[in-house]
Context: one part of a larger RNA
RNA sequence: UGACGGGGGCCCGCACAAGCGGUGGAGCAUGUGGUUUAAUUCGAAGCAACGCGAAGAACCUUACCUACUCUUGACAUCCCCAGAACUUUCCAGAGAUGGAUUGGUGCCUUCGGGAACUCUGAGACAGGUGCUGCAUGGCUGUCGUCAGCUCGUGUUGUGAAAUGUUGGGUUAAGUCCCGUAACGAGCGCAACCCUUAUCCUUAGUUACCAGCACGUAAUGGUGGGAACUCUAAGGAGACUGCCGGUGACAAACCGGAGGAAGGUGGGGAUGACGUCAAGUCAUCAUGGCCCUUACGAGUAGGGCUACACACGUGCUACAAUGGCCGGUACAGAGGGCUGCAAACCUGCGAAGGUAAGCUAAUCUCACAAAACCGGUCGCAGUCCGGAUCGGAGUCUGCAACUCGACUCCGUGAAGUCGGAAUCGCUAGUAAUCGUGGAUCAGAAUGCCACGGUGAAUACGUUCCCGGGCCUUGUACA
Numbered sequence: 001u002g003a004c005g006g007g008g009g010c011c012c013g014c015a016c017a018a019g020c021g022g023u024g025g026a027g028c029a030u031g032u033g034g035u036u037u038a039a040u041u042c043g044a045a046g047c048a049a050c051g052c053g054a055a056g057a058a059c060c061u062u063a064c065c066u067a068c069u070c071u072u073g074a075c076a077u078c079c080c081c082a083g084a085a086c087u088u089u090c091c092a093g094a095g096a097u098g099g100a101u102u103g104g105u106g107c108c109u110u111c112g113g114g115a116a117c118u119c120u121g122a123g124a125c126a127g128g129u130g131c132u133g134c135a136u137g138g139c140u141g142u143c144g145u146c147a148g149c150u151c152g153u154g155u156u157g158u159g160a161a162a163u164g165u166u167g168g169g170u171u172a173a174g175u176c177c178c179g180u181a182a183c184g185a186g187c188g189c190a191a192c193c194c195u196u197a198u199c200c201u202u203a204g205u206u207a208c209c210a211g212c213a214c215g216u217a218a219u220g221g222u223g224g225g226a227a228c229u230c231u232a233a234g235g236a237g238a239c240u241g242c243c244g245g246u247g248a249c250a251a252a253c254c255g256g257a258g259g260a261a262g263g264u265g266g267g268g269a270u271g272a273c274g275u276c277a278a279g280u281c282a283u284c285a286u287g288g289c290c291c292u293u294a295c296g297a298g299u300a301g302g303g304c305u306a307c308a309c310a311c312g313u314g315c316u317a318c319a320a321u322g323g324c325c326g327g328u329a330c331a332g333a334g335g336g337c338u339g340c341a342a343a344c345c346u347g348c349g350a351a352g353g354u355a356a357g358c359u360a361a362u363c364u365c366a367c368a369a370a371a372c373c374g375g376u377c378g379c380a381g382u383c384c385g386g387a388u389c390g391g392a393g394u395c396u397g398c399a400a401c402u403c404g405a406c407u408c409c410g411u412g413a414a415g416u417c418g419g420a421a422u423c424g425c426u427a428g429u430a431a432u433c434g435u436g437g438a439u440c441a442g443a444a445u446g447c448c449a450c451g452g453u454g455a456a457u458a459c460g461u462u463c464c465c466g467g468g469c470c471u472u473g474u475a476c477a
Base pairs, nucleotide, nucleotide: 001477002476003474004473005472007471008470009469010468011467012466013465015461016460019425020424021423022422023421026316027315028314029313030312031311032310033309034307035306042053043052064302065301066300067299068298069297070296073125077124078123079121082118083117086103089100090099091098092097107114108113127291128290130289131288132287136285137284138280139279140278141276143274148187149186150185151184152183153182154163155162156161167178168177169176193268194267195266196265198236199235200234201233202232203231204230208225209224212223213222214221239262242256243255244254245253246252318418322377323376324375325374326373327372334365335364336363339358340357344353345352346351384415389410390409391408392407393406394405395404431453432452433451434450435449436448437447
């Protein structure tokens, strides 16, 4: 100087408390451990691994296993021989592959040959998702969006170092003020950026429709309009600016006015010096080591989907604030040409047939659901719950046996609110309700986004956890 303390002081955070809803019990989904297996590819391991890499394993992917094959190789450059490239058909085979066969003779040319592609041969070499993340780059997690981390000069100390950065106030903040052997500065904080909340100007199509007409069963449907909504560009606006009080005449704090918004208005992006030899050699790159008729490459099938069990994360429930039936209303944000598909017809339905429109503020996915109105059920393992199983189908796709999703009929399991323990959340939040997207042929209860309805509680900082500053002890570095 640090680190540590079941030392002290001050302060903060959904850290506790006050509340609301969960997890832990059930069934299922998904990940992991374990076990099994020919293989169940590999990585991730307290927080910070476990719906994680994987924004999507039937084949492919695929790295694993078995079998059958190849050895200058599936891929790159160089040399030699031959052939344009390309293409048709047949045979053997699970296929890779092997054998036979048809058509075709192109382009440039100094007529020597050359360019692209294919084939043969030899060797230089290729190849490796093989090892080492404790050799590395790059990228990332985490403490933590915590308020800290440092430097120059000066000064103090024999020196390691200190001071500055401590102290008094204050702040979300090393934020600001005052004091001060310090004076300044840098990286962080804040602001600048995006979005949202109000208003104005400009511009009106595909969006809008107040007033004036026309028309319809109905609809901005038509003429028209530029007011409103909205769209998207530019501006205005919030700065403790104003008033009162407190304070040290400061910084600031408390209350108020005006205002759409008030003291960082809400949200996002943004992550200092560093810590964990944290993670990744399987995104990529790369040193070293290792394999080279195999640890490389191809094909078919299987596996990654196994199942006594254990754990994590979720979904659905256990019901009446509910289930079912009928009627009726209101979003936002997205996607669409190998695509989205209206209307009509068929089917109980998944869907099929046919087909208009749309490269989209135009057409379409697309009926939002909870809510509201009416009816029914009457506390029961039920008109709750939907697992499991049987049958019949639809769709995608060469192909749904291992191993897809969905529909219909039947079946109707556990489950009556969950032990010890434990998690999230402070406002348009929690809870609850639907909607869309990426990946994607198909395959979400996951992920990312969107809106609808919309709470309760916070006395307080004694305690638990994590963190910041000062100080003290130490046989630790």
Predicted 3D model of a 477-nucleotide part of an RNA (small-subunit ribosomal RNA, 3' major domain) from an uncultured prokaryote. The RNAcentral record of the full RNA draws on ENA. Its mean pLDDT, the model's own confidence on a scale to 100, is 85. It matches the Rfam family "Bacterial small subunit ribosomal RNA". Rfam links the family to the GO terms structural constituent of ribosome and ribosome.